Predicted 3D model of a 72-nucleotide RNA (transfer RNA) from Pleurastrosarcina brevispinosa. RNAcentral holds the sequence, with entries from ENA. The source organism's lineage runs through Eukaryota, Viridiplantae, core chlorophytes, Trebouxiophyceae and Pleurastrosarcina. Rfam family: tRNA. Its family is annotated with triplet codon-amino acid adaptor activity in the Gene Ontology. Rfam's curators write: Transfer RNA (tRNA) molecules are approximately 80 nucleotides in length.
């Protein structure tokens, strides 16, 4: 310099055009003498940013920017 991937909850990841999920952590309660475990019920995301197609975009396209690999 060039390709190519990939970015969604505090972590790890699903969701591939039509109202964002799911373990794990978190907080209440229930269970115990107590803790752990386990049961139940909640919380938590302007889906990396700008734009562009669509009635409708986390999902397609572009740029940019972080990570990451391959050539050179």
């Nucleotide at each position: 310099a060039g390709g190519c991937c990939u970015a969604u909850a505090a972590c790890u990841c699903a969701g591939c055009g039509g109202u964002a999920g799911a373990g794990u952590u978190g907080a209440u309660g229930c269970c115990u003498u107590a803790c752990a475990a386990g049961c139940a019920u909640c919380g938590a995301g302007u889906c990396g940013u700008c734009g562009g197609u669509u009635c409708g975009a986390a999902u397609c396209c572009g740029g940019c920017u972080g990570g990451g690999c391959c050539u050179a």